[in-house]
Molecule: small-subunit ribosomal RNA
Organism: uncultured bacterium
RNA sequence: AGAGUUUGAUCCUGGCUCAGGAUGAAUGCUGGCGGUGUGCCUUAAGCAUGCACGUCGAACGGUAAAUUUCCUUCGGGAAAUACGAGUGGCAGACGGGUGAGUAAUACGUAGGAACUUACCCUCAAGUGGGGAAUAGCCCAUCGAAAGGUGGGGUAAUGCCGCAUAUGGUCGCAAGAUCAAAGUCGCAAGACGCUUGAGGAGAGGCCUACGCCCUAUCAGGUAGUUGGUGAGGUAAUGGCUCACCAAGCCGAUGACGGGUAGCCGAUGUGAGAGCAUGAUCGGCCACAAGGUAACUGAGACACGGUGCCUACACCUACGGGUGGCAGCAACUGGGAAUAUUGCGCAAUGGACGAAAGUCUGACGCAGCGACACCGCGUGUGGGAAGAAGCUUUUCGGAGUGUAAACCACUGUGGCAGGGGAACAAAUUUUGAGCGUACCCUGCUAGAAAGCACCUGCUAACUACGUGCCAGAAGCCUCGGUAAUACGUAGGGUGCAAGCAUUAUCCGGAUUUACUGGGCGUAAAGCGUUCCGUCGGCGGUUUAUUAAGUUUCAUCUCUAAUCCUGGGGCUCAACCCCAGACCGGGAUGGAAAACUGAUAAACUGGAGUUUACUAUGGGGAGCUGGAAUUCUCGGUGGAGGGGUGAAAUCCGUAGAUAUCGAGAGGAACACCAUUCGCGAAGGCGAGCUCCUAGGGUAAUACUGACGCUCAGGGACGAAAGCUUGGGUAGCAAAAGGGAUUAGAGACCCCUGUAGUCCAAGCCGUAAACAUUCCUUGCUAAUUGCUUGGUCCUUUAUGGAUUGAGUGAUGUAAGCUAACGCGUUAAGCAAGGCGCCUGGGGAUUACGAUCGCAAGAUUAAAACUCAAAGGAAUUGACGGGGGAGCGCACAACCGGUGGAGCAUGUGGUUUAAUUCGAUACAAAGCGAAAAACCUUACCUGGGUUUGACAUGUACCUGCACGGCUUAGGAAACUAGGUCUUCUUCGAGAGUGGUACACAGAUGUUGCAUGGCUGUCGUCAGCUCGUGUCGUGAGGCGUCCACUUAAGUGUGGUAACGAGCGCAACCCUUAUCUCGUGUUACAAGUGUCACGAGAGACUGCCCUGCUUUUUGCAGGGAGGAAGGAGAGGAUGACGUCAAGUCAGCACGACCCUUACAUCCAGGGCUACACACAUCCUACAAUGGAGCCGACAACGGGAAGCAAUACCGCAAGGUGGAGCUAAUCCUUAAACGGCCCCUCAGUUCAGAUUGUGGGCUGCAAUUCGCCCGCAUGAAGUCGGAAUCGGUAGUAAUCGCAAAUCAGCAGGUUGCGGUGAAUACGUUCUCGCUCCUUGUACACACUGCCCGUCAAACCAGCAAAGUUAGCAACACCCGAAGCGGAUGACCAUAACUCGCAAGAGAGUGGCUCUUCUACGGUGAGGUUAGCGAUGAGGGUUAAGUCGUAACAAGGUAUCGCUACUGGAAGGUGGCGAUG
Repeated sequence: AGAGUUUGAUCCUGGCUCAGGAUGAAUGCUGGCGGUGUGCCUUAAGCAUGCACGUCGAACGGUAAAUUUCCUUCGGGAAAUACGAGUGGCAGACGGGUGAGUAAUACGUAGGAACUUACCCUCAAGUGGGGAAUAGCCCAUCGAAAGGUGGGGUAAUGCCGCAUAUGGUCGCAAGAUCAAAGUCGCAAGACGCUUGAGGAGAGGCCUACGCCCUAUCAGGUAGUUGGUGAGGUAAUGGCUCACCAAGCCGAUGACGGGUAGCCGAUGUGAGAGCAUGAUCGGCCACAAGGUAACUGAGACACGGUGCCUACACCUACGGGUGGCAGCAACUGGGAAUAUUGCGCAAUGGACGAAAGUCUGACGCAGCGACACCGCGUGUGGGAAGAAGCUUUUCGGAGUGUAAACCACUGUGGCAGGGGAACAAAUUUUGAGCGUACCCUGCUAGAAAGCACCUGCUAACUACGUGCCAGAAGCCUCGGUAAUACGUAGGGUGCAAGCAUUAUCCGGAUUUACUGGGCGUAAAGCGUUCCGUCGGCGGUUUAUUAAGUUUCAUCUCUAAUCCUGGGGCUCAACCCCAGACCGGGAUGGAAAACUGAUAAACUGGAGUUUACUAUGGGGAGCUGGAAUUCUCGGUGGAGGGGUGAAAUCCGUAGAUAUCGAGAGGAACACCAUUCGCGAAGGCGAGCUCCUAGGGUAAUACUGACGCUCAGGGACGAAAGCUUGGGUAGCAAAAGGGAUUAGAGACCCCUGUAGUCCAAGCCGUAAACAUUCCUUGCUAAUUGCUUGGUCCUUUAUGGAUUGAGUGAUGUAAGCUAACGCGUUAAGCAAGGCGCCUGGGGAUUACGAUCGCAAGAUUAAAACUCAAAGGAAUUGACGGGGGAGCGCACAACCGGUGGAGCAUGUGGUUUAAUUCGAUACAAAGCGAAAAACCUUACCUGGGUUUGACAUGUACCUGCACGGCUUAGGAAACUAGGUCUUCUUCGAGAGUGGUACACAGAUGUUGCAUGGCUGUCGUCAGCUCGUGUCGUGAGGCGUCCACUUAAGUGUGGUAACGAGCGCAACCCUUAUCUCGUGUUACAAGUGUCACGAGAGACUGCCCUGCUUUUUGCAGGGAGGAAGGAGAGGAUGACGUCAAGUCAGCACGACCCUUACAUCCAGGGCUACACACAUCCUACAAUGGAGCCGACAACGGGAAGCAAUACCGCAAGGUGGAGCUAAUCCUUAAACGGCCCCUCAGUUCAGAUUGUGGGCUGCAAUUCGCCCGCAUGAAGUCGGAAUCGGUAGUAAUCGCAAAUCAGCAGGUUGCGGUGAAUACGUUCUCGCUCCUUGUACACACUGCCCGUCAAACCAGCAAAGUUAGCAACACCCGAAGCGGAUGACCAUAACUCGCAAGAGAGUGGCUCUUCUACGGUGAGGUUAGCGAUGAGGGUUAAGUCGUAACAAGGUAUCGCUACUGGAAGGUGGCGAUG
C1' cells in the first nucleotide's frame, strides 16, 4: 500500500466481499513448564449453609461461663485474670457489591456564594453544686414461638434543674438567654467533658459550556414565569403557602418518544475521526418492588426501623420470621465465566490509654491455554540415499540426514542437600513456604499440533465420486480424466496452540472538517416572482478590543500513552523521573483582518429626464376566409371511404353548383435560427387600463446590496363544482373491416370534454434533464433592437450597448459524449438535493382537497449487481452501393402413374450400425444368395481364431489317409510319419502364468481426414500515429475490377496469408521422332519440346490526366480471364466419422471374446427423397446404309465358323495389346400404323429355358411364348441450365464368380433467352439504431395457475407503558383540639393535690398500595383481503429493445383477460 466481482472487451459510477489489528469471549481439534494478569456480558431471577461490624471493664450496675489462687461447715464463699447478657460511648453514612433507573436533582471542565462539619490540629475560657429515674436483677404472669405485661429495688461519662458566662445567639439599644462528666494512676500526670475562634480534610447548594437517535413528536407550561409577604432549611431558591402580575420555554429543536450510568481512559486509525466504557481510578444511582420518617456531625441508611405489595419459611392456626446487586456455595437461565480454601504475617480500616479484638477490605493459595510474556519438546555426526508409503514416461522421483546407528548436553523431570527477601522503631510476629533460588546425582527419557494448498493468498499430485454426495468469505466448483467435494502422499503457514463463529475500528475519499458530488451514472425544488429568520457583503479615516495573535499565571487527581533510567536471569510485569499536543479560566500586550461605534465617498443598488422595441397582462368593440346547418334555384345517380372493402348518405333528389340566412370556434399569408414574459405561456384589427426591459445624458440618494429554511403568489393539459354555450374535433359507446383472436392500429357515426363566467385542483420529459448573483479568461460569423461618428448619401462604412443563434482540440474541464464569454473553464457568496438495485413516485401516520388525488415518507425481505459513456461484432419488417442461374426472360424437369433404390415408421427372434435443415436420404456400400456380417436362433471352445514371453510336463511330431457320431464346427478312435552337432536344442502338443481379443461406450477427451459458408474477397502483421482504454488509422473516400484488381486522394509507410500468375487438359502453329497408324509421300495421327495474347498497336467516345470502360479497326487459330480442371485464406458450425485407421479413459474376460449351421440385413397399412420408363405421330415397328471417343483385357478379352427363335453353347485364330477382342446410337433411305388406352406404354402374372456359382426356396441376372395394370403431360409448391451449355443419343470403366434403372468417365447431334435489378434467397462493403453478445431460433412485459417467504390492512382479542379524573386511604412528618386517658425530675403546696409540660386517643393536610372510568401509546395473536419478493423447463398473448413491425416516453382522464389501447397537452432520451 491494495485486491476480487457488472462487460465479448473498455473506461467510469457504484455497491458487495477479502487481506490487518482487537476482545471479560464462545465452539471444534490438540495440549509440556513457568511468570504476570484476568474470569455471570444472560434473569437488578430466587437463594440452603457458613462467614462478611464490631469494640470499649481505663464510663456503669454487676458475675452466666472459663482458668488460676486462697478459704470452706464440702452446700459453697472470696480474690485475680477476665467477661455472657444489660445500661452507656464510639463505629454500623467507611470499606465491599451492582448498573436497574437516570438524556439531566447525573457526569466532565471552568467558576461562584448564602452554608454545615463527629473524630484530628492550633488558640482562648471553663469543668461548681444538686436531683429524679431506668435496664440488667428478683418475684408473679400471658404466649407454641417471636415476644410481652405487672410489681419491687439499683448504677453511670444515661437523664433533668440550679450557679457561673471569656465568649456565642437574639436585639438599634436597654437587656434577655445558653454549658459541662468523669475515669485511670501511689504520684507526677494522662485520657476525657463544656463553650467559643481558626485550620485541614469532607460534604451540601448555584452558574456557564460540553454531553446519543427521532420532526412520521411543533407547539409546551397554572407553582407554570416573576414580584411582595410569610413559613421552612445547615444554607440560596416556588423549596412550600397566601396575594398580585401574565409571564416563561421553543426550528440554535422546546414538549414528547426511544435508547443509555458518566468520565479518566480502552480498541482502531497516518491523522481527523469512529466504536467502546470489563478489570484499575474519580463521580453518580440503587440495595426483593414501592413509600415514609426516626436516630445521628453525617442516612431518608445493603447486613437499622415502620407500613403496603409480591414471594418464601415456621406455626399449637391465635400469630410470627426473612431479604447474598458482600465472600464462598446452590438452583435456574444461558454459547458461556472459578474454591462452601488459608491467614490477619504485610497494607489499610473500626473500637480501645494500651495489650489487643474484629476485618470474605486485603495478602495468599486453588480452578480455567481466557489473555499477554518467556522456555522446552534435544545438539553434532550419519547413504548418491535402508525399509515402508506415495507417484511414475517403469528409467526413476519424493518423503530424506529424516530414521536406524555413533558421540554429547540437561531447560525440563525424578531424587537428595542447602535455603532467602517480604519483618518496619528494640524484643516478638510468615498464611504463602521448606516456596523462589542454589548445589549434587540420574535420565533423550513424559512433551506437537492445528488450519490451509482454483484466484484474491504462501503452498500439487494420485485415487474415489459423477449437478450426486458435498464445498463456498466473494467470484464460484461438482453433469466420468475435479490442483475447488472425500481420502492419501507431498507442500505452505502459524505453533502450545491452531482454526471457526460473534462483535468493533480499518481498508471505505462508501456521509467527504481534513476529503465527494448533482447535463447523460443517484442528485437543481415547475418558476424564484415577492420575501421573514439566517448566512455573506464596496471604498476611506478615527476609536474600541468581541473574534484573532502573543506573553504570564492557575488548572485538567493518580494510573494509562510517550521518553529516559532502574528492579525481577530476559520479557510480560513492576518502580522512579521527565514531558509534548490539546481543553478551560484569569491578567497583560498588539491592532493588520473580521466585528462594533462614529464620520465621509461613489464605482454596487436605486431615483429623475428624453427616446425606443415588443404576439407581456386585463377589459371592451369590430372584421373577413373556411367548416357545418337551414331555406330557395339548377341538376339527375351516384356520393363517401380504403391497401382493398364495407358500415354510412342518396330518386322522400344526395354529391356537385348558385343565392340568401343562422351559429360557434379558430385567426391562413405576414412568420422567422424572430419578439416579449420569472416560469407556465403569448399571434386578426382598433380603443382603454396596466407591468417590465433597453439606450443616452444630466442631476440626486449614499451600500439602501446578494442569496434565502419556513411562508406567500403564479402555475400547460387533463380533471372537479355551478350556470351558460356547442360549428368543427373527439376519450367512452355503437357499427364496419383486418385478424387465429382484435376489447387495437384503418373506416362510418358519436357523448363528456374542448369555448365563456365564477371557484377548485397544483401536477408534466413543468427539460437546456444544466439553481440564483458577481468578477475574470483567445477568436470567427449571423440575426433582433437602441446610440454615436464618417463620407463618395448608399440596399454604404466604422464603432459602442442590450438580447438571441452558429462554428470551434485557443486555453481549460470532462468517464467519455461533449462544454467552451449564454461554460459543464478559473474563482467568491447563498440555497436545494444525492449516497447500490428492487421492495417504493409504496405502507402507516400527518397536512391539503368536493373528489380524483397531491405533499411528506419508511421497514421487513431479496439480489451481487443495477447503471453511464464509448468500442468491436451480430441483427433490423433502417438507409446507400455492388455481386451471384438469386429474381426476371427462355428451355427442360420434379410434385400425379408404374417400377427401381435409399430413408422414416411399423413389424420382427433379428429386421446390425452410422448419416438425419441447406451441408442425411442411388449417402458409408466402386456390388448383402453362403462369405461379407457387425444382428437373431441353436450347437461348440476357454491362454483362446491371432501376437510375444517364462516355467513345467509329456509325446514325438506337424501333417496326410481313414472309421464312427454330427447340420457343421467339433468330439472319440485307427494307421503312416521327424531333424539333430546327441548338449538337449529347433519344431509341435499339453498344463500354469503374464496376456490375447472386443464393429463394446464416449466424435462433447482426441489425431488424421472430410463437409459447409465459398473459389466468397476477404483475414491479418511490423513500424508509426490517434485514443485514459477497449480499440482506431492502414483495410477509408472517388473512379474501376471477376477480385482488398488497379489508379488518384489521405497519418500513414510497408509486408504476409488469400485473388491473379506459375501446374494439367484443350483450341493454332513450328521443330524433332515416327512403331503397331498410313496404299503412298507427306498431310491426317501418336509422342516429346517450343511459339503464341499483353488492351501490346491505331481511331473515336466517356471519365480527371490516370486506372479503366464502351465502340470500331489492323494482325491473328484465338481479343479483352480464349474454354475447362486442379488449387479452398483467418475462421464458423463442441458439423461428420472411436464402424476405415490410430489413440486417452471407462467397461467385458467360460464372455460384450471366438468357431459353425440356419435365418435376418430383401419384412410392408403407410409417408418422404432420388432415379428409370412412359403417357406417343418431332412417335412406334420392320428392312437397308453411315460416322466416334474415353477405356478394359492372362484363373483374362475372345474373332471367323457352326448349333439354337433367343439367352446362350461348341470351338479357339489373334492378343502380354496405336497390331487382336469392339455391332455405337440418335441419324439417313424405303415401307406400315392415323389419334385409339391404340401396332402407345410396358407393370404384373403363368409357363418353358439359359448363365454364374458348393448352393439361385427365402434372395441373382438373362431369353422365348403368353398375359397386357396404372398412365392421355400431372394441385399447392419446387429443381437444373447462359454455349459446345440445356436437351437428346448411345459407349466404356470401377466394384464383380454372378448381378447396374446407381456412380464415374467418354464422345455424337445440338438449341432458346437475359429488358433489367423493383421484388424473393444468399453474399460483400459503407453508414445508422440497439435494452442483443449462447449475438433475433436474441432479449423481454403483464395477467392467470402452483409452492414458499416477509411485511401491510382487518371485525376483534391479549398484554405492557406513561399520564389524567374520581374513590379508598396504611405507616409517618406536620397541623388542630383538650370535653377523655396516662404522667418521676420544674413551679406552688406540710400533704393531698393543682399548674406547666409530655405521651396516648380523636380529627385533619399530604401520600404509597389498591380500585373504577374515559382516552393515548407500544407490542403479540388474528378468519379474511390487497399488493410485493423468490422459485431450470406450466397457461394466455407479444407491450418494450431495430422505424420492434401503430416511434417511444411523461402527466392526466376513460376503458380492456393481460401486457395494454384511445383522447388532451407536452418532451426527443